[in-house]
Molecule: TPP riboswitch aptamer (THI element)
Organism: Paracoccus laeviglucosivorans
């Protein structure tokens, strides 16, 4: 130089779902790494943190009001998926490969 692993920093993507019960606040249950807090406001939507994922990219979002199982319900689980998208530098160690010097 390049290659590949490690790590941690800085940028930066992403999603917050369903179900009991309750007038309502709230409480509790299921999955998940993540289903949180404040506003503003009852319709979301901004913001913050926490977690997740970043091109060797199933984090995520489209297909999707799909398809098969399952459950009280929900991407709950599989299909679909070798599908279309999808967010990146740089730095530190250690391995390789190459060169250059030196010694047998």
């Nucleotide at each position: 130089u390049u290659u590949c692993u490690a790590c941690a920093c800085u940028u930066g993507g992403g999603g917050g779902g369903c179900c009991u019960u309750g007038a309502a606040c709230g409480a509790g249950g299921c999955u998940g790494a993540g289903a949180g807090g404040u506003g503003c406001u009852u319709g979301g939507c901004a913001c913050c943190g926490a977690c997740c994922c970043a091109u060797c990219g199933a984090a995520c979002c489209u297909g999707a009001u799909c398809c098969g199982g399952g459950u009280c319900a929900u991407g709950c689980c599989g299909g679909c998926g070798u599908a279309g998208g999808g967010a990146a530098g740089g730095g530190u160690a250690g391995a390789g490969c190459c060169g250059c010097a030196c010694c047998g």